[in-house]
RNA sequence: AGUCCAUCGAGACCGGCUGAGGGAAAGGCCCAACGACGCCGGGGCAACCGCCAGAGCCUGCCAGCUCUGGGCAAGGUGCCAACUCCGCGCGGCUCCGGAAAUGGGGCGGGCGUCAGAUGAACG
Repeated sequence: AGUCCAUCGAGACCGGCUGAGGGAAAGGCCCAACGACGCCGGGGCAACCGCCAGAGCCUGCCAGCUCUGGGCAAGGUGCCAACUCCGCGCGGCUCCGGAAAUGGGGCGGGCGUCAGAUGAACG
């Protein structure tokens, strides 16, 4: 590289350096010389790994596994614009046009897929 599992509408900003693009992907829509993106320093958020408690499974204990809108945050990661910003398919609601068949537009924490991100375990 890749495989597999879980999660992805919550949350969390200051300073310094630099200087033109950035938000992965057509397109849309945003961010950006009132300095974005990036890098460095500090701060913070969260709770995947971790630690603890309780309950369940296991004939009993230990261990192990599972669960909890449980607790903690020193450590390993991660994260700190917008839902993963939207994006594809189906369905729903709604508007316009039409005699009808049906055509065009708008909206959303409805469902699902792809892609992606992060973590854990492998490799």
Molecule: SAM riboswitch aptamer (S box leader)
Organism: Gammaproteobacteria bacterium